[in-house]
c-di-GMP-I-GGC riboswitch aptamer from a Thermodesulfobacteriota bacterium, 80 nucleotides, folded computationally.
RNA sequence: UGUGACAAAGCCAUACCCGUCGUGAGGCGGGGCCGGAAAGCCACGGAUCUUAAAAAUUUAAGAUAGCCGGGUUGCCAACA
Numbered sequence: 001u002g003u004g005a006c007a008a009a010g011c012c013a014u015a016c017c018c019g020u021c022g023u024g025a026g027g028c029g030g031g032g033c034c035g036g037a038a039a040g041c042c043a044c045g046g047a048u049c050u051u052a053a054a055a056a057u058u059u060a061a062g063a064u065a066g067c068c069g070g071g072u073u074g075c076c077a078a079c080a
Base pairs, nucleotide, nucleotide: 001080002079003077004076011036012035016031017030018029019028020027021026034066040072041071042070044069045068046067047064048063049062050061051060052059053058
C1' cells in the first nucleotide's frame, strides 16, 4: 500500500416505542432485535422525498451522508 478474516479491542444503530422540535420531509435525546469497515464528517454530481409558487414539468427553499458516486479524516490487522 492492497485487502477486509465466522479474528480481536472498541464504535455506530434501521424498523418500532417514548419524549421533544418542525407546516412537512425529517432533526435531536432515551430505549432498541435489522444491519454497517467509514452506517465518521462534507449536500459537490445524480436520485428520492417535503413545503410553497408557477402551471404540467419547471422554479425556489428544504430533507436524506443507513440510496449511489465524489471529496476528506480515521480504528483494528489474518492474509498479500
Model confidence (mean pLDDT): 84 of 100.
It was read from a public genome assembly, where an Rfam model found it.
The source organism's lineage runs through Bacteria, Pseudomonadati and Thermodesulfobacteriota.